[in-house]
RNA sequence: GAUCGCGUAACUCAGUGGUAGAGUACUUCCUUGACAUGGAAGAAGUCGUUGGUUCAAGUCCAAUCGUGAUCA
Numbered sequence: 001g002a003u004c005g006c007g008u009a010a011c012u013c014a015g016u017g018g019u020a021g022a023g024u025a026c027u028u029c030c031u032u033g034a035c036a037u038g039g040a041a042g043a044a045g046u047c048g049u050u051g052g053u054u055c056a057a058g059u060c061c062a063a064u065c066g067u068g069a070u071c072a
Base pairs, nucleotide, nucleotide: 001071002070003069004068005067006066007065010024011023012022013021018055026042027041028040029039030038048064049063050062051061052060
């Protein structure tokens, strides 16, 4: 330099153009003499950024940033 992949909650990851989710972690409560385990509830997202297509975009398109792989 070229090609391809990845970017979504604190972490690990799902997500067929039509309400953004799960597990772990976190907060509160229940359970205990206390802890652990277990149970119930809750909070936490400008979906890397900018623009475009669409009635509607995490999803499609373009550019860009970060990261990884391959080739030179």
Model confidence (mean pLDDT): 82 of 100. Predicted 3D model of a 72-nucleotide RNA (transfer RNA) from a hydrothermal vent metagenome. It matches the Rfam family "tRNA". The family's RNA type in Rfam is transfer RNA.